[in-house]
Context: one part of a larger RNA
C1' cells in the first nucleotide's frame, strides 16, 4: 500500500415548508402643530432579547360579538381573573414619560433652566384643558404653513465614464445626480389645431398598436430620432375680461315666519380703484335700439349624507365515523350505503366529498364606504331687422445673440433692441414675398374617466424549495459581526403521532457508559432519511 467488514466524523443528496418571488385585480392609496415619521427610556412576581403598552405602562373604559377557559413568543413555579361572562374578536373612546418639524431659552452622550395665567395654600410649595418659536395672511379675534412618505408626476439645476476603435462639435443625456412642489394619482387638455391642393375631410387632451428605426438632423462620422393619419381605450364640456346697466350685490348679527333651503326687516363691514346683472365667438360672437313672441324648460338649493345598498366581529350550512380484514395508528382494502347551489383547501397517528375546520349558499349590530326621491324655496329662455360701441399690448410680428429640438432657411423658450392692427381687423396653412383658396381667432382661466407608481389588501401560478427563493423561512436580520464614518453585511429550518423528553438500579468526583423502562421504531434532543472525502478498529493479501 491493496482489499474487504464494522464503527466514527461529515454533511451532500431525498423528503418537506412556516418564507420568498413573479402576474393580475383593487371599488385601496396619503400622514402632520389636536405634535407626525422614526427613535430613545420605561412597563411583567422572577423577565436578558422580541411582540406588546406608556408613570392610568405586556395594558384602562364603553357598546357588540362569543362561551370556558385565561394569564404573548415562551412549554417552568407561584399567584390571580373568569357563566355577576374572562380571555380572545370587532368598533368607538381615555391614558400617552423624553428626543425629533420639535415650536419659552439653551444644549445634546434623548439633557438643563426659566417667565406669565389659574387654582389650592397664612407660607414655603405643589398642581393644570394651562400659555410664552418663526413666517405668511388679518385691524384685530384669529387662521395658515414648516416635517415626513416605497416608487410613480411636474418644475428649476445638471455631469462624467462611455461610443465615435484616437479627439475637441457629436454621443452617452436633458440620463445619473441635487434642489423646490403636489396628489392620490400628477401633468395635459377644449384649436389663432391639423388637413386638402383648387376637390373631399377631421374635430379638447391623455394613454396603446401602428405608421417607423421612416421623414429629418448628424465632423452627413458614430449615431439621434419625429408628426399627421390609421385601428383601439376612455369620453365632456365651462367659466371670465370688455361692450350695456349701475348698488339691484355680499357677509356677520339681530328680530319675525319656516323642518330647512330661504323671504322680510334692521345694524354694521366690504363695494364707485364696480359688488351684482347681462355676456364669452370665427358660418363671426356679443352689446345697444326697433319689432314680434313667450311663461315654464333648464340650472341650482333643501330634503340628506336621510332612505336604500356595498362591507362588517359572527353566525347557520348536507351526509357513514356501519361491518370485516393489515397495521402502532385507518384516512388503506373488501362489502353494503348516503348528500351535492358543498367532489376549493386544511386538518386528523398512512391516502377522508359524508371525523374536525371549512365550502356552495344564506343571515348580520355598531362603525365605515356609495348614496337617491316627493311635497318646498331660488333664479330664470327666444327670434328677425337696424346700427357699428365691444371681443385679451411692450402682446403679435421684426432684428441680433444663445440654450433647445428630427425641426431641416421651415421647432420652442430665453435675454438685448425695436414694435402693430381693431372685424374694411388678425393668425395659420413647413424658405421669403404678392394674389387666390382652406383652416383658426393668440396675448385671462377651470376641467372627470381612459394613464404611471405600489409603502397597503386580496387572489393565482407549467416560478423557488434552506449554497434555491428577498439581505432576511414566527430562525431576537438589516439582528450578530466589521468600519472613525458614510457604509458594508452574515450563518443558523425539521426528535416524535403524542414529551410517553428516558423512573429506578450499577457505575463516576462529576460526565461519560452498562442495564432497565417509554416508543410502531430510539427516532435520544449534536434528534427525519444520512452519500463522499476524511479517520479509527478488525480480518485477509502483498512488500
Nucleotide at each position: 500500500c491493496c482489499a474487504u467488514c464494522a464503527g466514527g466524523c461529515g454533511a451532500a443528496c431525498g423528503a418537506c415548508u412556516u418564507g420568498g418571488u413573479u402576474c393580475a385585480a383593487g371599488a385601496c392609496a396619503c400622514u402632520g402643530a389636536a405634535g407626525a415619521a422614526g427613535g430613545g427610556c420605561g412597563c411583567g412576581g422572577c423577565a436578558a432579547g422580541c411582540u406588546g403598552c406608556g408613570a392610568a405602562a405586556u395594558g384602562c373604559u364603553u357598546u357588540g360579538g362569543c362561551g370556558a377557559g385565561g394569564u404573548g413568543c415562551a412549554u417552568g413555579c407561584a399567584g390571580c381573573c373568569g357563566u355577576u361572562g374572562a380571555a380572545c374578536c370587532a368598533a368607538a373612546g381615555a391614558u400617552g414619560c423624553c428626543c425629533u418639524a420639535a415650536u419659552g431659552u439653551g444644549a445634546c452622550c434623548u439633557c438643563a433652566c426659566g417667565c406669565c395665567c389659574g387654582c389650592a395654600g397664612c407660607a414655603a410649595u405643589g398642581c393644570g384643558u394651562g400659555g410664552c418659536a418663526u413666517u405668511c395672511c388679518g385691524a384685530g379675534a384669529g387662521g395658515a404653513a414648516g416635517a415626513g412618505g416605497a416608487a410613480c408626476c411636474c418644475g428649476g439645476g445638471g455631469g462624467a465614464c462611455u461610443g465615435a476603435a484616437g479627439c475637441g462639435u457629436c454621443u452617452u443625456a436633458g440620463u445619473a445626480c441635487c434642489c423646490g412642489g403636489a396628489g392620490g394619482a400628477a401633468a395635459a387638455g377644449a384649436a389663432a389645431u391639423c388637413a386638402a391642393a383648387u376637390a373631399c375631410g377631421a374635430g379638447a387632451u391623455g394613454c396603446c398598436g401602428u405608421g417607423a428605426g421612416u421623414a429629418u438632423c448628424a465632423g452627413c462620422g458614430a449615431g439621434a430620432c419625429a408628426a399627421a393619419g390609421c385601428g383601439g381605450c376612455a369620453g365632456a364640456a365651462g367659466g371670465c375680461a370688455a361692450a350695456c346697466c349701475g348698488a339691484a350685490u355680499g357677509u356677520u348679527g339681530u328680530g319675525c315666519a319656516g323642518a330647512a333651503a330661504u323671504g322680510c326687516a334692521u345694524a354694521a363691514c366690504g363695494c364707485a380703484u364696480g359688488u351684482g346683472g347681462u355676456g364669452u365667438u370665427g358660418u363671426a360672437g356679443g352689446g345697444a335700439c326697433u319689432g314680434c313672441a313667450u311663461u315654464u324648460a333648464u340650472a341650482u338649493c333643501a330634503g340628506a349624507g336621510u332612505a336604500a345598498g356595498c362591507u362588517g366581529a359572527u353566525u347557520c350550512a348536507a351526509a357513514g365515523u356501519u361491518u370485516u380484514c393489515u397495521g402502532g395508528a385507518a384516512c388503506g382494502a373488501a362489502a353494503c350505503g348516503c348528500c351535492a347551489u358543498a367532489g376549493a383547501g386544511g386538518g386528523u397517528g398512512a391516502a377522508a366529498g359524508c371525523c374536525c375546520c371549512g365550502u356552495a349558499g344564506a343571515a348580520g349590530a355598531a362603525g365605515g364606504c356609495u348614496g337617491a326621491a316627493a311635497a318646498g324655496g331660488u333664479a330664470g329662455a327666444g327670434c328677425a331687422g337696424u346700427u357699428u360701441c365691444c371681443u385679451g399690448a411692450g402682446u403679435a410680428g421684426c432684428g441680433c445673440c444663445a440654450c433647445u429640438u428630427g425641426g431641416a432657411u421651415a421647432u420652442g423658450u430665453g435675454g438685448c433692441g425695436u414694435g402693430a392692427a381693431a372685424c374694411c381687423g388678425g393668425g395659420a396653412g413647413g424658405c421669403a414675398u404678392u394674389a387666390a383658396c382652406u383652416c383658426c381667432c393668440a396675448a385671462c382661466u377651470u376641467u372627470a374617466a381612459a394613464u404611471a407608481u405600489g409603502u397597503c389588501u386580496u387572489g393565482a401560478g407549467a416560478c423557488c424549495g434552506a449554497u434555491a427563493g428577498c439581505a432576511a423561512a414566527u430562525c431576537u436580520a438589516g439582528u450578530a459581526c466589521c468600519g472613525u464614518g458614510a457604509g458594508g453585511g452574515a450563518a443558523a429550518g425539521u426528535u416524535g403521532a403524542a414529551a410517553a423528553g428516558a423512573a429506578c438500579u450499577c457505575g463516576u468526583a462529576a460526565c461519560a457508559g452498562a442495564g432497565a423502562g417509554u416508543c410502531a421504531a430510539a427516532a435520544g434532543a449534536g434528534c427525519c432519511g444520512g452519500a463522499a472525502a476524511c479517520c479509527u478498529g478488525g480480518u485477509g493479501g502483498u512488500g